Context: one part of a larger RNA
RNA sequence: GAACGAACGCUGGCGGCGUGCCUAACACAUGCAAGUCGAGCGGGAAAGUAGCAAUACGAGUAAAGCGGCGAACGGGUGAGUAACACGUAGGUAAUCUACCUUUUAGUGGGGAAUACCGUUUCGAAAGGAACGUUAAUACCGCAUGUGGAUCCAUUUUUAAUAAGUGUAUCUAAAGGGGGCUAGCAAUAGCUUUCGCUAAUUGAUGAGCCUGCGUCCCAUUAGCUAGUUGGUAAGGUAAUGGCUUACCAAGGCUUCGAUGGGUAGCUGGUCUGAGAGGACGACCAGCCACACUAGAACUGACACACGGUCCAGACUCCUACGGGAGGCAGCAGUGGGGAAUAUUGCGCAAUGGAGGAAACUCUGACGCAGCGACGCCGCGUGGGUGAUGAAGGCCUUCGGGUUGUAAAGCCCUGUCGGCUGGAAAAAGGUAGUCGUGCUAAUACCACGAUUGCUUGAUGGUACCAGCAAAGGAAGCACCGGCUAACCCUGUGCCAGCAGCCGCGGUAAUACAGGGGGUGCUAGCGUUGUUC
Numbered sequence: 001g002a003a004c005g006a007a008c009g010c011u012g013g014c015g016g017c018g019u020g021c022c023u024a025a026c027a028c029a030u031g032c033a034a035g036u037c038g039a040g041c042g043g044g045a046a047a048g049u050a051g052c053a054a055u056a057c058g059a060g061u062a063a064a065g066c067g068g069c070g071a072a073c074g075g076g077u078g079a080g081u082a083a084c085a086c087g088u089a090g091g092u093a094a095u096c097u098a099c100c101u102u103u104u105a106g107u108g109g110g111g112a113a114u115a116c117c118g119u120u121u122c123g124a125a126a127g128g129a130a131c132g133u134u135a136a137u138a139c140c141g142c143a144u145g146u147g148g149a150u151c152c153a154u155u156u157u158u159a160a161u162a163a164g165u166g167u168a169u170c171u172a173a174a175g176g177g178g179g180c181u182a183g184c185a186a187u188a189g190c191u192u193u194c195g196c197u198a199a200u201u202g203a204u205g206a207g208c209c210u211g212c213g214u215c216c217c218a219u220u221a222g223c224u225a226g227u228u229g230g231u232a233a234g235g236u237a238a239u240g241g242c243u244u245a246c247c248a249a250g251g252c253u254u255c256g257a258u259g260g261g262u263a264g265c266u267g268g269u270c271u272g273a274g275a276g277g278a279c280g281a282c283c284a285g286c287c288a289c290a291c292u293a294g295a296a297c298u299g300a301c302a303c304a305c306g307g308u309c310c311a312g313a314c315u316c317c318u319a320c321g322g323g324a325g326g327c328a329g330c331a332g333u334g335g336g337g338a339a340u341a342u343u344g345c346g347c348a349a350u351g352g353a354g355g356a357a358a359c360u361c362u363g364a365c366g367c368a369g370c371g372a373c374g375c376c377g378c379g380u381g382g383g384u385g386a387u388g389a390a391g392g393c394c395u396u397c398g399g400g401u402u403g404u405a406a407a408g409c410c411c412u413g414u415c416g417g418c419u420g421g422a423a424a425a426a427g428g429u430a431g432u433c434g435u436g437c438u439a440a441u442a443c444c445a446c447g448a449u450u451g452c453u454u455g456a457u458g459g460u461a462c463c464a465g466c467a468a469a470g471g472a473a474g475c476a477c478c479g480g481c482u483a484a485c486c487c488u489g490u491g492c493c494a495g496c497a498g499c500c501g502c503g504g505u506a507a508u509a510c511a512g513g514g515g516g517u518g519c520u521a522g523c524g525u526u527g528u529u530c
Stems, first nucleotide, its partner, number of pairs: 001530004006526005013378006019371002021336001026334003030331003035069003040066002048057003076289003085214008095206002100202001103199005108142001110140002117132006147171004152166005175194008215261003222252003227249008264286004268279004291312002294309002314325004342368001344367003350364001351362004381411004391402004415471001417466005427453010474519005479500003485514005495502002
């Protein structure tokens, strides 16, 4: 000199864009943060309103239930981890992949339950128990087998587990909505669309393996028995001591093993001419964790932050028998600390989940609030004005300086104030037309057009008008380094100080005043890095 997620002191007008628990991965009151689908299913209230009542509306709405998808994403934190954790370059003939996409073939015919509900019953509660009853795209056989899987045989290829062919065995499915026709209806047929099943292709995501790179200590020199390798088996989506049995005795290490300390890694950030050094807040990628420790279940994916089970610590409820909980989600509280914000608004936009859609949910996100915490921009007025006014300070008493500074006169109107106007919409829905699908002028999909309608921010940005110099300057320094000097007080005292050093009676170094210098809505100090 530059930088900062800064703090402290004095001061403080406005706006934009950013940014804000670095400490206790300490404990948490309260609210919200993951639901959705009635076009999978059986069902189905009440308040209230009208009525004398029956009843009708509320409403086939809401809650609850079975079922499907989602809840493994998104959001937080950095405790652990020196490791294939991360980065980079590869491998997988050792693998999986819901939703989406390509292509092919199907979707036949049956069965048995169960929640909800009803009755009875246990418990203070949390929560159950027994019996009865019912549905499905829930569950289970059978059929079919385009195909796929396994064993064996065989052909080709390969370093090898790869590819093809054949026999045998095993292996699927579910329906819903709209329209037309027939029918009194139930329903059936046709068609369309959304699904379902078995394969296949791609995409996406993930698992595993390998080369290289990745802090300090030798005042850590030896470490290791599932240890190193083999055979066999088990296990996994998959390789493998991953696990087990048996066999062998190996494996790592001064090119630093093992041990200890510290630490999430990276893109990057800061500094520097560079080389390098330090760092890893915000944003982005990866990893790990979710009160502490362990475990599995479900599922395409978890060994799962707002799931389950066991143990522990802590907190809470209890009728003492037993139960409930997990903010390192968003706010917020206590505590710790030098120190870090609102228990705000909205799903209008972007994105996500569910749904055919309307839509619902979304503390992701979009906004607003607080903080000069940072960067950037603007303002606090402009011109004129000498008798160089008054006052202050200094003085050699002549004067000098503050100083065109003020006053006065003439203007302007940024910001702030007041008044008026006023954005950032994409979409949705209804009608009409066209195209495609189709037997069809239905339905459905796409496009065009017309009407209606959707903004949290916000009556904000922005624009116009009105009045008015009015509401808006401080902080540090002035001995040298280092820009800027005099007076008074003090008298090695009180004090200053980054270094050198000032102060013991003429202190430009302390304190005050006048003057000056520097920066400016900031200025200094402290801390840290280069």
A computed fold for a 530-nucleotide part of an RNA from a metagenome, annotated as small-subunit ribosomal RNA, 5' domain. Its Rfam family is "Bacterial small subunit ribosomal RNA". Its family is annotated with structural constituent of ribosome and ribosome in the Gene Ontology. RNAcentral holds the full RNA, with entries from SILVA.